[in-house]
RNA sequence: GGGGUCGUGGUGUAGCGGUCUAACAUGCAGGCCUGUCACGCCUGAGAUCGCGGGUUCAAUUCCCGUCGACCCCGCCA
Numbered sequence: 001g002g003g004g005u006c007g008u009g010g011u012g013u014a015g016c017g018g019u020c021u022a023a024c025a026u027g028c029a030g031g032c033c034u035g036u037c038a039c040g041c042c043u044g045a046g047a048u049c050g051c052g053g054g055u056u057c058a059a060u061u062c063c064c065g066u067c068g069a070c071c072c073c074g075c076c077a
Base pairs, nucleotide, nucleotide: 001073002072003071004070005069006068007067010026011025012024013023018057028044029043030042031041032040050066051065052064053063054062
C1' cells in the first nucleotide's frame, strides 16, 4: 500500500429498514426478605448504536468517506 471482519449502557452480547421510548446477562443504586451476611424477589439509573455525510416517508440496520481494533496479502529493511 491492497483486501476482509468488527465497533451498540461500566463489561460481554442480541437486534440488521417501520411494532426501538433499543433487549438479555453481569455489574451499579435503592427497597423487601434475614438476628447479620449471602441467596432470592421488586424498582431504578445508565446507550446521541465509533465519527461525518448520503439514500429513503422512515436508518442501529443500506451506501460513501473517515477513525480505531483485529486478520490476510504485498512492498521495504